[in-house]
Context: one part of a larger RNA
RNA sequence: CUGGGCGUAAAGGGCACGUAGGCGGUGAAUCGGGUUGAAAGUGAAAGUCGCCAAAAACUGGCGGAAUGCUCUCGAAACCAAUUCACUUGAGUGAGACAGAGGAGAGUGGAAUUUCGUGUGGAGGGGUGAAAUCCAGAAAUAUACGAAGGAAGGCCAAAAGCGAAGGCAGCUCUCUGGGUCCCUACCGACGCUGGGGUGCGAAAGCAUGGGGAGCGAACGGGAUUAGAUACCCUGGUAGUCCAUGCCGUAAACGAUGAGUGUUCGCCCUUGGUUUGAAGACCAAGUGUUAAUAAACCUUGGUCUACGCGGAUCAGGGGCCCAGCUAACGCGUUAAACACUCCGCCUGGGGAGUACAGUCGCAAGACCGAAACUC
Numbered sequence: 001c002u003g004g005g006c007g008u009a010a011a012g013g014g015c016a017c018g019u020a021g022g023c024g025g026u027g028a029a030u031c032g033g034g035u036u037g038a039a040a041g042u043g044a045a046a047g048u049c050g051c052c053a054a055a056a057a058c059u060g061g062c063g064g065a066a067u068g069c070u071c072u073c074g075a076a077a078c079c080a081a082u083u084c085a086c087u088u089g090a091g092u093g094a095g096a097c098a099g100a101g102g103a104g105a106g107u108g109g110a111a112u113u114u115c116g117u118g119u120g121g122a123g124g125g126g127u128g129a130a131a132u133c134c135a136g137a138a139a140u141a142u143a144c145g146a147a148g149g150a151a152g153g154c155c156a157a158a159a160g161c162g163a164a165g166g167c168a169g170c171u172c173u174c175u176g177g178g179u180c181c182c183u184a185c186c187g188a189c190g191c192u193g194g195g196g197u198g199c200g201a202a203a204g205c206a207u208g209g210g211g212a213g214c215g216a217a218c219g220g221g222a223u224u225a226g227a228u229a230c231c232c233u234g235g236u237a238g239u240c241c242a243u244g245c246c247g248u249a250a251a252c253g254a255u256g257a258g259u260g261u262u263c264g265c266c267c268u269u270g271g272u273u274u275g276a277a278g279a280c281c282a283a284g285u286g287u288u289a290a291u292a293a294a295c296c297u298u299g300g301u302c303u304a305c306g307c308g309g310a311u312c313a314g315g316g317g318c319c320c321a322g323c324u325a326a327c328g329c330g331u332u333a334a335a336c337a338c339u340c341c342g343c344c345u346g347g348g349g350a351g352u353a354c355a356g357u358c359g360c361a362a363g364a365c366c367g368a369a370a371c372u373c
Stems, first nucleotide, its partner, number of pairs: 003345004007327002012341001014199004021192003025086006033079002035075004040070003048064006089189001091185002095180003101175007113147007123134002160167002204245006213239002218234004256340006264318012277303008286295002322329002346373003356365003
C1' cells in the first nucleotide's frame, strides 16, 4: 500500500457555516465525449510460447500471443453534455404553538458580611478533642436603620431550548432558530465538505473598574515519627463587570453528518384531528287511573385547557429480529444499505525533539527519529 476497522480494545475532528472536490430525484428529446460491437492497419528485430528440421548446446524455418494504439462503419441502455417538462427531495408564503435560545436596559425579595444606634453583660467561636482567633476600647445574642457585592430558594421534572460550549428571580425592547397544519407558490435550487471562516466551559493573560461571600498562594493553630496535606483560624490573586486575547477539557452519548428501510409495549413534552360518556337543574295537553315514582323527549350548566383513539415532531424506559469478543445496542441502532468527511495500524521513547504557523505570555497547532521491549 492493500485489507480490516473507530461506544468500552489503537481510532469520530469541541461545534457549526461554507469554497474546491466527491456523490445525487422523475419523464422525454437531441448528441455521440466516455462506454460497447464489427472490420482494417500497426504493434521492428531480439525475446517469449507452439510446431518442424537438426540437435550436446547454440542455431535455422513457420505460426501464435503481444491484454495496446490509430482509423472506418454501427448501437444508444448507463455516465457526461444540451434542451424541454414534472413534483415526491429542498425552499418560500398564510394560520397557529411551545421554550432557562441570544443581546441590551430596568427592577424586587431572602440571606451572608460590614457600619450606626438601642437593650444586655461574659463569654463567643471552632473541633474527634483542642488551640490559634474575636471579646469590659462591651463581643456573641437581640431590635431597628444603612451600605455594598454576588447568587437566584420554592416552582423544578426522566421537563424545555440551543450546532456545540451552554442557558433559570421578575419586567420591557431588539433578535435567531424550531414544531404543527392546510392550501398556494417555486421547480432539484440537494447531501457532504480537504483548505478557509466563525463560535467555543473553566483556568489563565492585558487594561480599567468592582470586591459581600468563597478562596489557589501564603501566615498561624492542630494532627503526626514527619505533615510542604486532610481539620481549624485568617487571607492575596481570582471568582463579578467592560473591552481585547487565549482556543484548550472525561469539549462524553467516550457513538461524525445526511438519507432510506425494518416486531411490539409503557411513560412524557409540543401541535393537529377525532370520539363518546356521566352528573345536576328546568320544562312537557309523552307513557300511566294518577298532580307520586320510574322511564322518555327538549333545553341549560358542570365534570372539561379533562378522558379515550389516530397522527406528526421531540425526550425517556423495556424488548423481537439483527448485530456485538462480551458488556450491551436495539425506529433517538452499535440492525440493514448508500454518499461524503475525519481518524487508527504493537508498548515505551512522546504528544517529546526539531522546523514552521499563531500567541503579550502561559502555551496551542502540526509532529518525528535513534534506541529499547